[in-house]
RNA sequence: UCCAGAGAUUGAUCAUGGCUCAGAUUGAACGCUGGCGGCAGGCUUAACACAUGCAAGUCGAGCGGUAACAUUUCUAGCUUGCUAGAAGAUGACGAGCGGCGGACGGGUGAGUAAUGCUUGGGAAUAUGCCUUAUGGUGGGGGACAACAGUUGGAAACGACUGCUAAUACCGCAUAACGUCUACGGACCAAAGGCUACGGACCAAAGGGGGGGACCUUCGGACCUUGCGCUAUUGGAUAAGCCUGCGUCGGAUUAGCUAGUUGGUGGGGUAAAGGCCCACCAAGGCGACGAUCCGUAGCUGGUCUGAGAGGAUGAUCAGCCACACUGGGACUGAGACACGGCCCAGACUCCUACGGGAGGCAGCAGUGGGGAAUAUUGGACAAUGGGGGCAACCCUGAUCCAGCCAUGCCGCGUGUGUGAAGAAGGCCUUAGGGUUGUAAAGCACUUUCAGUAGGGAGGAAAAGUUAGUCGUUAAUAACGGCUAACCCUGACGUUACCUACAGAAGAAGCACCGGCAAACUCCGUGUUAGCAGUUGUGGUAAUACGGAGGGUGCGAGCGUUAAUCGGAAUUACUGGGCGUAAAGCGCGCGUAGGCGGCCUGAUAAGUUGGAUGUGAAAGCCCUGGGCUCAACCUAGGAACUGCAUUUUGAACUGGGUAACUAGAGUACUGUAGAGGGUGGUGGAAUUUCCAGUGUAGCGGUGAAAUGCGUAGAGAUUGGAAGGAACAUCAGUGGCGAAGGCGGCCACCUGGACAGAUACUGACGCUGAGGAACGAAAGCGUGGGGAGCGAACAGGAUUAGAUACCCUGGUAGUCCACGCCGUAAACGAUGUCAACUAGCCGUUUGUGUCCUUGAGACGUGAGUGGGCGCAGCUAACGCAAUAAGUUGACCGCCUGGGGAGUACGGCCGCAAGGUUAAAACUCAAAUGAAUUGACGGGGGCCCGCACAAGCGGUGGAGCAUGUGGUUUAAUUCGAUGCAACGCGAAGAACCUUACCAUCCCUUGACAUCCACAGAAGCCAGUAGAGAUACAGGUGUGCCUUCGGGAACUGUGUGACAGGUGCUGCAUGGCUGUCGUCAGCUCGUGUUGUGAGAUGUUGGGUUAAGUCCCGUAACGAGCGCAACCCUUGUCCUUAGUUACCAUCAGGUAAUGCUGGGAACUCUAAGGAGACUGCCGGUGACAAACCGGAGGAAGGUGGGGACGACGUCAAGUCAUCAUGGCCCUUACGAGUUGGGCUACACACGCGGCCCAAUGGGGAGUACAAAGGGUUGCAAUACAGCAAUGUGGAGCUAAUCCCAUAAAACUUCUCGUAGUCCGGAUUGGAGUCUGCAACUCGACUCCAUGAAGUCGGAAUCGCUAGUAAUCGUGAAUCAGAAUGUCACGGUGAAUACGUUCCCGGGCCUUGUACACACCGCCCGUCACACCAUGGGAGUGGGUUGCAAAAGAAGUGGCUAGUCUAACCUUCGGGAGGGCGGUCACCACUUUGUGAUUCAUGACUGGGGUGAAGUCGUAACAAGGUAGCCGUAGGGGAACCUGCGGCUGGAUCACCUCCUUA
Repeated sequence: UCCAGAGAUUGAUCAUGGCUCAGAUUGAACGCUGGCGGCAGGCUUAACACAUGCAAGUCGAGCGGUAACAUUUCUAGCUUGCUAGAAGAUGACGAGCGGCGGACGGGUGAGUAAUGCUUGGGAAUAUGCCUUAUGGUGGGGGACAACAGUUGGAAACGACUGCUAAUACCGCAUAACGUCUACGGACCAAAGGCUACGGACCAAAGGGGGGGACCUUCGGACCUUGCGCUAUUGGAUAAGCCUGCGUCGGAUUAGCUAGUUGGUGGGGUAAAGGCCCACCAAGGCGACGAUCCGUAGCUGGUCUGAGAGGAUGAUCAGCCACACUGGGACUGAGACACGGCCCAGACUCCUACGGGAGGCAGCAGUGGGGAAUAUUGGACAAUGGGGGCAACCCUGAUCCAGCCAUGCCGCGUGUGUGAAGAAGGCCUUAGGGUUGUAAAGCACUUUCAGUAGGGAGGAAAAGUUAGUCGUUAAUAACGGCUAACCCUGACGUUACCUACAGAAGAAGCACCGGCAAACUCCGUGUUAGCAGUUGUGGUAAUACGGAGGGUGCGAGCGUUAAUCGGAAUUACUGGGCGUAAAGCGCGCGUAGGCGGCCUGAUAAGUUGGAUGUGAAAGCCCUGGGCUCAACCUAGGAACUGCAUUUUGAACUGGGUAACUAGAGUACUGUAGAGGGUGGUGGAAUUUCCAGUGUAGCGGUGAAAUGCGUAGAGAUUGGAAGGAACAUCAGUGGCGAAGGCGGCCACCUGGACAGAUACUGACGCUGAGGAACGAAAGCGUGGGGAGCGAACAGGAUUAGAUACCCUGGUAGUCCACGCCGUAAACGAUGUCAACUAGCCGUUUGUGUCCUUGAGACGUGAGUGGGCGCAGCUAACGCAAUAAGUUGACCGCCUGGGGAGUACGGCCGCAAGGUUAAAACUCAAAUGAAUUGACGGGGGCCCGCACAAGCGGUGGAGCAUGUGGUUUAAUUCGAUGCAACGCGAAGAACCUUACCAUCCCUUGACAUCCACAGAAGCCAGUAGAGAUACAGGUGUGCCUUCGGGAACUGUGUGACAGGUGCUGCAUGGCUGUCGUCAGCUCGUGUUGUGAGAUGUUGGGUUAAGUCCCGUAACGAGCGCAACCCUUGUCCUUAGUUACCAUCAGGUAAUGCUGGGAACUCUAAGGAGACUGCCGGUGACAAACCGGAGGAAGGUGGGGACGACGUCAAGUCAUCAUGGCCCUUACGAGUUGGGCUACACACGCGGCCCAAUGGGGAGUACAAAGGGUUGCAAUACAGCAAUGUGGAGCUAAUCCCAUAAAACUUCUCGUAGUCCGGAUUGGAGUCUGCAACUCGACUCCAUGAAGUCGGAAUCGCUAGUAAUCGUGAAUCAGAAUGUCACGGUGAAUACGUUCCCGGGCCUUGUACACACCGCCCGUCACACCAUGGGAGUGGGUUGCAAAAGAAGUGGCUAGUCUAACCUUCGGGAGGGCGGUCACCACUUUGUGAUUCAUGACUGGGGUGAAGUCGUAACAAGGUAGCCGUAGGGGAACCUGCGGCUGGAUCACCUCCUUA
């Protein structure tokens, strides 16, 4: 006996750190809903104001009495039971005198941080009623109310005269164990205390019951009893006072205090005391927080928490304070008094205006405030209180009831069965699934509610009667006990029990993306909305709204607010500070904290025991009672505390006596840029003087400003002056830090070593405090060579308030005085102890000898580099700790606002120091990881550059695009990677666009019904679609029922859509890129993301291969396998071929024949770094060579890893969703896609002589062809036509290849270049060439003379150049694809541009540099500072003022008791006055809140302006302090830091 976490910073990770959630709780409120009962609770806000009723009275057994009522008696009237009157006789009793109570009970929490509370002590007090004990209670007197009369006032309330009683008041007597006093006595120095004899002083009240003698004025006296009264005493109760510890926040509140602190003597009080007064002294409190300000009733407890704690102080209980606000006393045992008094004030009410009345923070209730909190109820039956002898009365205390789901607890709303898994709903892959045994149906039950009936307990007393005991003279009376009888219940129609009927009357709320249990559909479309956090919603939302289903709880469920928890997020238990927030810049030192070794004693801390206390209730445990529970009740435990006492002595403390290991002193030495002062030296810069000498110097990326012919710069000599001290020089030295550097002298601090002696804990740390403290800056006075903020000029630039340059003032230097800050850093406080090693260096010392630049070994100090354990979030630290411990100090608690505002202190100022809040965000941050990026680095590649060749950009034309235009110019493609792209071909068609006309089950598909074969022919109208009206035709299969195809009509399902979404998709494609990469398994490693492998050394075209290696293997890529081409071989031989043989022709493989060659097309061979030499590491490989047709991938192609770009395509196709359905569908005609000021891209032809033109002559490949290619021939100048052999193709045709070559001409010109444009005439295709085809001929003959900035392609059979063919296609290529012919130049090389790969580095980037991000300005909103002031609150000081009251004084006035010598006195009242004092007033301060024209900065805000400061070397490395300057980020100077990249050097370390 008891401890749980999660979400969210990031691309991901670990950490830090804040935020949020899950839990419990509440005097709650709000929303939706609501059956019953029990037990509790119920103005948290305005201590705001209150109408009305009630909440404190009682006693006739204290008194005088009798207003009202009743009884009785009497009287009168008489309607014989009514009216009137009388009588205190009785019950009783208004008002009054008197007693007790009213100080309790009940309410509230304003005030109060201590006159309070809690806990524990204490002495100088009083205490009504109660109780114990001892006594007493005698005898007198005078009044005042009531009442009566008169009288004032509206009233409230009085005034005067007169009468009267008492348990009211006042004397007298009595008087002690009471109070005061103290000759004497003991103690004692005295003071003083104690005390015996004695002296003095102080009381009282009666009334009731009963009664036998005796007396009687018949009232009584007397006796007795209980109740009272009085004095004293003890107790109890309940109070007053003193005191220790404890008891909220603020130091941006640090000093407060004159009755203040103490004394003496008085006064006062119940009582101690400056409580008050007089005098004397000068004290008292305070960093252990006084004073001041703010807030607050305190506690037992309550909530939470594992606990320690934190929060809280409703109900119940204890204490305190208050009672409209402030002050005051009276009475009393007790009050400075909630339902008492007086005064002042505010408010309300009444009024006859003269005056009066009131106090719900009692119970109800009202208004108001508020999110919000109940009935103007019943009863004294019980418990308790007041009064009373008692009965009894009073009691809004209390007990009950009412209202409210406000909370806790209990019960119910049915139970069993029931599959056709009903209907309906929802979903669906259309099969089904789910709601769901749920319902219905069948069979039961009846709690609760309802109706009816019965029915406890809360009740015991008191009273009456009887008995007995006590008391007494007494059998009266009274009291105690016992018995009997009688009587008392608000709740209450109680709880509870029984009966009756019937499933009958009884379920909702929230949630369902994650946290966090629970999922789908529809609607919506960054809209509406949701949201605790993260976030969600931009057309497929499990996140919005609805629905179905589900989950959770259940008469409740959610939301909001609040507290604790989680939060170890203030950390005592239980945190941190190198880089995340956090070590003071540094030492000295006060208080404080902590402290070496030993002896003996002490007992403050500490340990054990005992005693007292720690109220009850509550919590906990165990019982008991309500049917259970909540609840109630009994006992126990506990209350962790405080106090007293006793015990122990290890440790801590205080005291004592010693010690030397800590610390220090003395002596001898050592090293050193330690500090201060005064001298002194040389080199260099600058200036000046003089000489020589001539035209430039200087400066930069390049320049210019500047200097110079009045002689610069250069050079030689001399002079002046100031500042700094090269080399030595070193991760070397010294110092507390800042810091310190030529040499010499003087003064001076510290450190270290050695060997002895001495002191004897003298120590460590250190809040405040006071020293020192770079640079900049300030003041005064000097000085001023160089450098150099500001400033000026020149450049750069879009600008350039900068970087660069030329000048240059403060300053830099000295003296004195301020400032007090730095990245004042090791971002690491000081001191002490302990915990592996190795190496360097500085300095000292000992030993050894071979005396050296010595070696070896040893110990100490100092400053560095590695490294183990350990620590760390990691990086890293690691005997100089960031390890393990101890002591003390400082500091931190999310980011921003902000180291800012205000206030204080300091400063001449600049400013420093101390140091917030509102508001705002859900992050901000550290370290490390993977990428990406860098105007970082290294290595490497590529027609990337370079070297070359040819182009584009200029012209006109063609074509595509943009733009514009249009009825339409359909749509898409848009950097590379859109733009001769989709489109391998728009006159109609295509066609999607526009206009007109027209159709509606449709142009197309399936199903149904009916009719008809289908089809064909020609006619009319129309632009046509179409419509109308005719003719012809009767088919195929058959089981004779009918069926199949086709056409038409009709109905509905449906068709249809090139409509939208490529950001819902499939498929396909582009691109990085044919770049060499991308990954996995197992293992290892790291907390982890990850790493390793894949890095390294070589090598390659290659992650190609080799070696090394905590990796070992593997996969997708590379390569190879495939196609083609280059050489050879084998086989085959037509349509191809023809060497040999033969035949033939004008000629030709033409023919026979052949199978050699070419070729065709099948199969093979061949090439592998295989061989040789060299290089390399004995490797991989590279270089060279041989051989070979080919050599290191032989050339070319196909082939495209993981992925990127929400790349492209819904118009190829497919497809989800949405949309249209007499139209966004279908058809028709015509038009458009072909427009044209313009801009861009891709091309072809050009500008000519390497050419144009004419003539002649050669040599291909690969294709295509029957809706076709078409020869010979003829016609035409030609396009082409006529005609048609041959060919379904190695056979025939397209089909002449062209450049080339030969030759003629042109002669550098707008030409014999160039061909656009235009006119005319034609050809062809086709229904149809007008918009809008191609071609031919004649004529025409534009621009253009090689192209600005810029830019493209290409490394060999390539570029360039020349022609040829094909697809599409009726026709229509300068495009596309393919083919061959001719056939170059150049590559030094990788510095640069672009792209890419690998390694590394920095990063504030991760949408990844097209990133991120800073500041001014402008706009909107928010909170806040200043502000002439203004208005409140609180408060200090100095004054004024002075009600009521109390006290003092009192010469005025009045006066029953007592005394009196009768005059008066004593005493008292009223009045007066003095002191104190509330309200109030004035002046002047302090403080706080609100407000304020204007103003300062700050924060927030999808798309504002200006720049680009930071992050990469961020393009001038950044940052810190300081100063100046500037629209703004910022720039510059001086000093500092690395939290700077890169390269180099030095030093050191590791690898035995």

This is a predicted structure of a 1552-nucleotide RNA (small-subunit ribosomal RNA) from an uncultured prokaryote. Rfam family: Bacterial small subunit ribosomal RNA.